[in-house]
This is a predicted structure of a 72-nucleotide RNA (transfer RNA) from Klebsormidium nitens.
Rfam family: tRNA. By type it is a transfer RNA.
The RNAcentral record of the sequence draws on GtRNAdb.
Model confidence (mean pLDDT): 81 of 100.
The gene name in the source record is tRNA-Gly-TCC-3-1.
RNA sequence: GCGGGUGUAGCGCAGUGGUAGCGUAUUUGCCUUCCAAGCAAACUGUCACGGGUUCGAUCCCCGUCACCCGCU
Numbered sequence: 001g002c003g004g005g006u007g008u009a010g011c012g013c014a015g016u017g018g019u020a021g022c023g024u025a026u027u028u029g030c031c032u033u034c035c036a037a038g039c040a041a042a043c044u045g046u047c048a049c050g051g052g053u054u055c056g057a058u059c060c061c062c063g064u065c066a067c068c069c070g071c072u
Base pairs, nucleotide, nucleotide: 001071002070003069004068005067006066007065010024011023012022013021018055026042027041028040029039030038048064049063050062051061052060
């Protein structure tokens, strides 16, 4: 230099045009003599960034950035 992949909650990951979810963690409450476990609730997001298409974009297109893989 060229090609490909990934980027979503504190962390690990789903989602694939129609208002973004699961697990885990954290906090609070219930239970318990206390703790753990269990149960319930809350808290979380500029879906990497900037443009475009569309009535509508996490999703489609273009560019940029970061990381990973391969080729030279």